[in-house]
Molecule: c-di-AMP riboswitch aptamer (ydaO/yuaA leader)
Organism: Thermoleophilaceae bacterium
């Protein structure tokens, strides 16, 4: 020197997942902020295959449906995966928009026959996980500083 592990202390990042207060203080509540699901009128009310009619809001069979999240189609395969399309995210004043180039994901879990939209109500959730990142440009609004 350089590579590699670990600890702290800060910074940053994907995510809604911070912040405040108060007690009886190794936890417990309750606020705000963020986030999500149920829920009227009114509108709406799958998909495919036969069959019938003048015409259907018809009949008959067969497929359950449904939330969270960017996590979806599609062809193409030596079944490991590849390719497109479309959808996410990331980069040093701070938030947002948009483009162009680069790097990355495109999982997972839930709920249990039952949920379209929904005002009012009502009901949860505030967790996990990562990381050495240091490109252009144009507009908005903003913060310090001279």
């Nucleotide at each position: 020197u350089u590579g590699c592990c670990c600890g702290c202390u800060a910074c940053g990042c994907c995510g809604a997942a911070u912040c405040g207060c108060a007690c009886u203080u190794g936890g417990u509540g309750c606020g705000a902020a963020c986030g999500g699901g149920g829920g009227a009128c009114c509108c709406a009310u799958g998909g495919u295959g036969g069959c019938c009619u003048g015409a259907g809001u018809g009949c008959c069979g067969c497929u359950g449906g449904g939330g969270c999240g960017a996590a979806c189609u599609c062809u193409c395969u030596u079944c490991g995966g590849a390719g497109a399309g479309c959808g996410c995210g990331c980069a040093a004043g701070c938030u947002c928009u948009u483009u162009c180039a680069g790097c990355g994901c495109g999982a997972g879990c839930c709920c249990g026959a039952c949920a379209g939209c929904u005002a009012a109500c009502c009901c949860c959730g505030u967790a996990g996980g990562c990381g050495g990142a240091c490109g252009a440009a144009a507009g908005a609004g903003u913060a310090u500083g001279a």